[in-house]
RNA sequence: GCGCUCUUAGCUCAGUUGGUUAGAGCGUACGCUUCACACGCGUAAGGUCGCAGGUCCGAUUCCUGCAGAGCGCA
Numbered sequence: 001g002c003g004c005u006c007u008u009a010g011c012u013c014a015g016u017u018g019g020u021u022a023g024a025g026c027g028u029a030c031g032c033u034u035c036a037c038a039c040g041c042g043u044a045a046g047g048u049c050g051c052a053g054g055u056c057c058g059a060u061u062c063c064u065g066c067a068g069a070g071c072g073c074a
Base pairs, nucleotide, nucleotide: 001073002072003071004070005069006068007067010026011025012024013023019057028044029043030042031041032040050066051065052064053063054062
């Protein structure tokens, strides 16, 4: 330098033929339980869906550029 893949909650990840409200597990906070702690159960908070544009009535999803990570070729 070229090609491919990936970027979604604090962490690990799901999320398709674009469609009404973006999710799970772990973690965190609170509550129930206990003399107390742990375990268990419940509730809640937490997201500009990497950034910027484009297409579209409508974009996490399609297209382009940029940034970052990984793999391969040279």